[in-house]
C1' cells in the first nucleotide's frame, strides 16, 4: 500500500430482482395472572440502516468517497 468481507434496536442477527409503516429474538418497562417470586401471555419504548454526496419518481438495497472491525497479499 493493495483486495475481499463485514457496519441495521442497548446485545445477537434477519431483510440486497429497488417500492409494505425497517423487522425478529433476548434485554428493558408497564400490565395480568400468582399469597409471593420466577415460568407463562398480552402491551409499549427503543433506529439518523456507522458518515457524507451521487444515481432515481422512489434508496437499508445500486455507484463513489470516508471511518471502523475482521481476513488475506505484498
Nucleotide at each position: 500500500g493493495c483486495u475481499c468481507a463485514c457496519g441495521u434496536a442497548g446485545c445477537u442477527c434477519a431483510g440486497u430482482u429497488g417500492g409494505a409503516u425497517a423487522g425478529a429474538g433476548c434485554g428493558g418497562u408497564c400490565g395480568c395472572c400468582u399469597c409471593c417470586u420466577a415460568a407463562g401471555c398480552g402491551g409499549c419504548a427503543g433506529g439518523u440502516c456507522a458518515u457524507g454526496a451521487g444515481u432515481u419518481c422512489a434508496a437499508a438495497u445500486c455507484u463513489c468517497a470516508c471511518c471502523g472491525u475482521g481476513a488475506g497479499c505484498u
A computed fold for a 74-nucleotide RNA from an uncultured Bacilli bacterium, annotated as transfer RNA. Its mean pLDDT, the model's own confidence on a scale to 100, is 80. It matches the Rfam family "tRNA".